[in-house]
Predicted 3D model of a 92-nucleotide RNA (c-di-GMP-I riboswitch aptamer) from a Gemmatimonadota bacterium. It matches the Rfam family "c-di-GMP-I riboswitch aptamer". Rfam's curators write: GEMM was predicted in a large-scale screen for bacterial structured RNA regulatory elements. Its mean pLDDT, the model's own confidence on a scale to 100, is 87. The organism belongs to Gemmatimonadota, within Bacteria.
RNA sequence: CGCUGCCAAGAGCAAACUCGUCGAAAGACGGUGACGCAGAGCUACGGGGCUGUCGUGGUCGAUUCGACCACCAGGCCGGCCGGGCCGCCAGC
Numbered sequence: 001c002g003c004u005g006c007c008a009a010g011a012g013c014a015a016a017c018u019c020g021u022c023g024a025a026a027g028a029c030g031g032u033g034a035c036g037c038a039g040a041g042c043u044a045c046g047g048g049g050c051u052g053u054c055g056u057g058g059u060c061g062a063u064u065c066g067a068c069c070a071c072c073a074g075g076c077c078g079g080c081c082g083g084g085c086c087g088c089c090a091g092c
Stems, first nucleotide, its partner, number of pairs: 002092004012037002018031005035079001041085003045082003048077003055071007
């Protein structure tokens, strides 16, 4: 440096649930808690997924607006997959 994760060791992360905070929501962060993870470290570049504030269109009702429906990402997901960057231990 490359491949592999069968063995060992020391560590690391933390799903669901639940509580708090933020957010329109998806979701994020912190506490709790361990389903799992050899990159469950980082990164929205490609695919995919989630939400739908704003906006556009429509329907209905109406004091200048309201309700509902459809579409839409610039919001979100790295614990969906690929790519990129960096990295621990062991074996060969």